RNA sequence: CGAAGACAAGGGCAAACCCAUCCAAAGGUGGGGGCGCAAAACUACCGGUCCGAUGACUAGCAGGUCCCGGACAGCGGGGUUGCCGGG
Numbered sequence: 001c002g003a004a005g006a007c008a009a010g011g012g013c014a015a016a017c018c019c020a021u022c023c024a025a026a027g028g029u030g031g032g033g034g035c036g037c038a039a040a041a042c043u044a045c046c047g048g049u050c051c052g053a054u055g056a057c058u059a060g061c062a063g064g065u066c067c068c069g070g071a072c073a074g075c076g077g078g079g080u081u082g083c084c085g086g087g
Stems, first nucleotide, its partner, number of pairs: 005084001012037002017032006035074001041080003045077003048072004055066004
C1' cells in the first nucleotide's frame, strides 16, 4: 500500500413509530426514538421498486391504463472517499 473484517478501542449513522413542516403523491426536512448497518458516507451511471397532480385514452358511475415528470442510495450493481488495528 492492497485485499479481507475480529471476541478490540474510539466512535459514527439511524428503521418502524410519534410530533412539526414542505408536497398532488411517492417522498423530503427538523425534533424525539432505535430496528439494524463495517461504508446504512457521497453519487441516479445501469437494473429494480414507488408516486403519478397536469396531459392522453377508456368508462354509465366508482374507477382503470399509459406517460411527461418526480422519488427511493437502509433493493442490487457501478463510481468516489473514509476510521481502526489482533490474525
Molecule: c-di-GMP-I riboswitch aptamer
Organism: Gammaproteobacteria bacterium